Predicted 3D model of a 74-nucleotide RNA (transfer RNA) from Nanoarchaeum sp. The organism belongs to Nanoarchaeum, within Archaea.
[in-house]
RNA sequence: GGGGCAAUAGCUCAAUCUGGGAGAGCACUAGACUGAAGCUCUAGGGGUUGGGGGUCCAAAUCCCCCUUGCCCCA
Numbered sequence: 001g002g003g004g005c006a007a008u009a010g011c012u013c014a015a016u017c018u019g020g021g022a023g024a025g026c027a028c029u030a031g032a033c034u035g036a037a038g039c040u041c042u043a044g045g046g047g048u049u050g051g052g053g054g055u056c057c058a059a060a061u062c063c064c065c066c067u068u069g070c071c072c073c074a
Stems, first nucleotide, its partner, number of pairs: 001073007010026004020057001028044005050066005
């Protein structure tokens, strides 16, 4: 220098291929249970989907540029 993959909740990851309600587990908070706690059960909070731009009625998803990490080629 060329190419590929990844970036989504505090953490680990789905959803991307095939555009349309942003989700799961753990963690956290509250309640129930307990003498108290743990376990268990119930409820709840928490996201500009890495940044910018474009296409579209509509973008986490498609296109372009950038940043970071990993890998391959030279």

The RNAcentral record of the sequence draws on ENA. Model confidence (mean pLDDT): 84 of 100. Rfam family: tRNA. The family's RNA type in Rfam is transfer RNA.